Notes: Large-subunit ribosomal RNA, domain I from a hydrothermal vent metagenome, 591 nucleotides, folded computationally. The full RNA is in RNAcentral, with records from SILVA. Its Rfam family is "Bacterial large subunit ribosomal RNA". The family has 102 seed sequences and 51,934 matches in Rfam 15.1.
Context: one part of a larger RNA
RNA sequence: GGUGCAUGGUGGAUGCUCUGGUGCCAAGAAGCGAUGAAAGACGUGGCGUGGCUGCGAUAAGCCUCGGUGAGCCGCCAAGCAGGCUUUGACCCGGGGAUGUCUGAAUGGGGAAACCCUCUGCGUUGAAGACGUGGAAACCGGCUCUGAAUUCAUAGGGGUCGGUGGCGAACGGGGUGAACUGAAACAUCUAAGUAACCCCAGGAAAAGAAAGAAACCUCGACUUCCUGAGUAGCGGCGAGCGAAACGGAAACAGCCUAAACCGGCGUUAUGUAAGCCCGAGAGCGUUGUAGCGUCGGUGUUGUGGGAGCGUCUGGCUCGGAUCUCGGCCCGAGCAAGAGGUUACAAAAGACUCGUCUAGCUGAAGGAUCUGGAAAGAUCCCCCAUAGCGGGUGAUAGGCCCGUAGGCGAAAGGCGUGUCUCCUCUGGACGAUUUCCCGAGUAGCGCCAGUCUCGUGAAACCUGGCGUGAAUCUGGGGGGACCACCCCCUAAGGCUAAGUAUUCCUUGGCAUCCGAUAGCGAAUAGUAGCGUGAGUGAAUAGUGAAAAGAACCCCUGCUAGGGGAGUGAAAUAGAACCUGAAACCAUGUAUCU
Numbered sequence: 001g002g003u004g005c006a007u008g009g010u011g012g013a014u015g016c017u018c019u020g021g022u023g024c025c026a027a028g029a030a031g032c033g034a035u036g037a038a039a040g041a042c043g044u045g046g047c048g049u050g051g052c053u054g055c056g057a058u059a060a061g062c063c064u065c066g067g068u069g070a071g072c073c074g075c076c077a078a079g080c081a082g083g084c085u086u087u088g089a090c091c092c093g094g095g096g097a098u099g100u101c102u103g104a105a106u107g108g109g110g111a112a113a114c115c116c117u118c119u120g121c122g123u124u125g126a127a128g129a130c131g132u133g134g135a136a137a138c139c140g141g142c143u144c145u146g147a148a149u150u151c152a153u154a155g156g157g158g159u160c161g162g163u164g165g166c167g168a169a170c171g172g173g174g175u176g177a178a179c180u181g182a183a184a185c186a187u188c189u190a191a192g193u194a195a196c197c198c199c200a201g202g203a204a205a206a207g208a209a210a211g212a213a214a215c216c217u218c219g220a221c222u223u224c225c226u227g228a229g230u231a232g233c234g235g236c237g238a239g240c241g242a243a244a245c246g247g248a249a250a251c252a253g254c255c256u257a258a259a260c261c262g263g264c265g266u267u268a269u270g271u272a273a274g275c276c277c278g279a280g281a282g283c284g285u286u287g288u289a290g291c292g293u294c295g296g297u298g299u300u301g302u303g304g305g306a307g308c309g310u311c312u313g314g315c316u317c318g319g320a321u322c323u324c325g326g327c328c329c330g331a332g333c334a335a336g337a338g339g340u341u342a343c344a345a346a347a348g349a350c351u352c353g354u355c356u357a358g359c360u361g362a363a364g365g366a367u368c369u370g371g372a373a374a375g376a377u378c379c380c381c382c383a384u385a386g387c388g389g390g391u392g393a394u395a396g397g398c399c400c401g402u403a404g405g406c407g408a409a410a411g412g413c414g415u416g417u418c419u420c421c422u423c424u425g426g427a428c429g430a431u432u433u434c435c436c437g438a439g440u441a442g443c444g445c446c447a448g449u450c451u452c453g454u455g456a457a458a459c460c461u462g463g464c465g466u467g468a469a470u471c472u473g474g475g476g477g478g479a480c481c482a483c484c485c486c487c488u489a490a491g492g493c494u495a496a497g498u499a500u501u502c503c504u505u506g507g508c509a510u511c512c513g514a515u516a517g518c519g520a521a522u523a524g525u526a527g528c529g530u531g532a533g534u535g536a537a538u539a540g541u542g543a544a545a546a547g548a549a550c551c552c553c554u555g556c557u558a559g560g561g562g563a564g565u566g567a568a569a570u571a572g573a574a575c576c577u578g579a580a581a582c583c584a585u586g587u588a589u590c591u
Stems, first nucleotide, its partner, number of pairs: 001590009015576001016540002020512002022509007029501002031166002039102003042056003046080002050076003062096006071084003107116003117135008137163009170201001171199005181188001185235001211218002222249004232240002253493003256437001260296010274283002276326006301471001303436004308429005314333006335424005347419004352414005358406003364379005380397002382386001388400003442466007452478001473488005527534002547575001550562004
């Protein structure tokens, strides 16, 4: 020096563990904000209060109503001092008060948490100061005022209401890439994706056929399965890629415009016409026409409606210049139908359910081993409860719980009933008259979207140009034409079935177990970067601190040796287990 073995050191793998994480299910909630949000700054505790949490100059809190019932003054984090509490503290839940400064930030400014101003009221003798309110912009309603310019309008003032900002995904819309693929690349693809912007809701969007079909029919929309990787599109390359039928979920239908009638306003006409009809009497800012607005009527595709004609009409009262009769209109009652998610719309009472604190809740002992019994043995018990967790090892019967049962002063949500609210003419006939959504449909040019890349290219949507008709009207059925069939555009509303999860509650897991699992056992922290941004690591003594009094070595330093605690100290805080590399000591053997 090599090798083997043993004993240690170092190191922190492995095993075991879980107040952390991940995924999913069900239910709830799906918003907060000028009544000042989200996010923060600064403060706030009896002790030298650093961080977290809570709170806001009333500052780890104030008031009140409930729950609970003996201790309490939050955590890291022990101690000292001082208090509170059966006159019910602390704690838990409902409601309320306070709530500095910044922040949409909103009196003006600003380098956020700061500076400065005007004004009403109050205190003060007053200036000032202090306290407490107000003073942003935009949009809409009402109202006052009011130019050039007579009326008017623009503009201005006041007042009332709204908006603004934040927030995870889901939704609708606008703008809209590239890498990539095509084994290069340009049409194409990626993809109408990412990103940015606008807007909304608890869902959104869509939606009651100018549809789909095929000569049979169906009957709003949405979502799923299927159809189907089909029909198709495609440098017919790469690739892209439907729809109807059928099956299921859930179901719900409505309101307007116009024609016609009436009220009001206005313009024209200017006392004629006319004033519902018949007869008589009478009337004159009334009638007629246009426009605007409000109300009635009306809403469809076997075309519908208006208007016209005929028949029928629950009761009572009133009106229309007067009387009588007819006709019409209005109100009330009765009867019937229905209602607050659309189709009109608001509130209250009661009941029940549920959420936001809680309460009750069965049944075991002995012996043995052990530091400790829940283990073993013996004898028992409960079970609508043998889910789970804790307790010195493995507990149905020790503790918390679990099954089952019960509970709300206050607030929220929902069901039902009542009060309440709304509506009520119908049938038939004729087809002579009127209406049935206009810069629209259609057409031309250019684009976009559909499975459809210009193609034979319809349908749908947009830009520019042109530009109809009113049912003998129009659109569609994939150029176009005919026949046939379907539908009724150019106004609007509409629940459910569907999507998502920042958040709350409960539950589950052939998920992870500290290089894993979220980046985060908590942290967007420490650190890094001028900045936009980027971004960690660190868990484990023991059942219980019983955390080693006292002695010794030493520098009252580290470390160690005794002693003591403990089941164990090679569990001693650099603390469970404690692998390997690496280092050392001892020993055996080889050279």